[in-house]
Molecule: THF (Tetrahydrofolate) riboswitch aptamer
RNA sequence: AUAAGAGUAGAAACCUGUGCGUUAAGUGUCGGCUGAACGGGGAGUUGUCAACCGAACGAAAGUAUGACUGCGGUGCAGGUUUCGCAUCCCGCUUAA
Numbered sequence: 001a002u003a004a005g006a007g008u009a010g011a012a013a014c015c016u017g018u019g020c021g022u023u024a025a026g027u028g029u030c031g032g033c034u035g036a037a038c039g040g041g042g043a044g045u046u047g048u049c050a051a052c053c054g055a056a057c058g059a060a061a062g063u064a065u066g067a068c069u070g071c072g073g074u075g076c077a078g079g080u081u082u083c084g085c086a087u088c089c090c091g092c093u094u095a096a
Base pairs, nucleotide, nucleotide: 002095003094004093005092010083011082012081013080014079015078016077017076018075019074020072021071022070029055030054031053032052034050035049036048040090041089042088043087061069062068063067
């Protein structure tokens, strides 16, 4: 030099626990704006995430009633499985 490979943040599904809402918040969608993160190092998007503002849409309650059972594309924590640097350069491992 060449070829192959590993590794992150995190994401999704399911399970468990514990909350919130059921007087409709939250989730999801669209627009605006600001910011953040993105394998070990550097760069980094039209991609990702978060806060805020605005817009449209929108629901499952029941009963044995002070509690319980449900319901919500519901929050958080833990677990399991799967996926996993947008991309570029360098580094690492193997062929050696």